The RNA shown here (transfer RNA) has 85 nucleotides and comes from a Hadesarchaea archaeon. Its Rfam family is "tRNA". Rfam's curators write: Transfer RNA (tRNA) molecules are approximately 80 nucleotides in length. The family's RNA type in Rfam is transfer RNA. RNAcentral holds the sequence, with entries from ENA and MGnify. Its mean pLDDT, the model's own confidence on a scale to 100, is 81.
[in-house]
RNA sequence: GCCGGGGUAGCCAAGCCAGGUAAGGCGCACGCCUUGAGAGCGUGUGGCCCUUUGGGCCUCAAGGGUUCGAAUCCCUUCCCCGGCG
Numbered sequence: 001g002c003c004g005g006g007g008u009a010g011c012c013a014a015g016c017c018a019g020g021u022a023a024g025g026c027g028c029a030c031g032c033c034u035u036g037a038g039a040g041c042g043u044g045u046g047g048c049c050c051u052u053u054g055g056g057c058c059u060c061a062a063g064g065g066u067u068c069g070a071a072u073c074c075c076u077u078c079c080c081c082g083g084c085g
Stems, first nucleotide, its partner, number of pairs: 001084007010026003020068001027045006046058005061077005
């Protein structure tokens, strides 16, 4: 230099081909249970903000483009892994 795979919430990870509400698990918080803890079970859990039974905005490596609408399609760039030379 060329080719292929990958980058998604604190961590892992599905969704991408075929655009339409960012699954699930771990962890964490609270509760039940227990003398207490662990395990188990239940509820909640991406971030920020607000006038918090609720509502608004934002987020998929970065920037730009297409589109009513982009994690997904297109372009450029960055990083990781493998292969070729």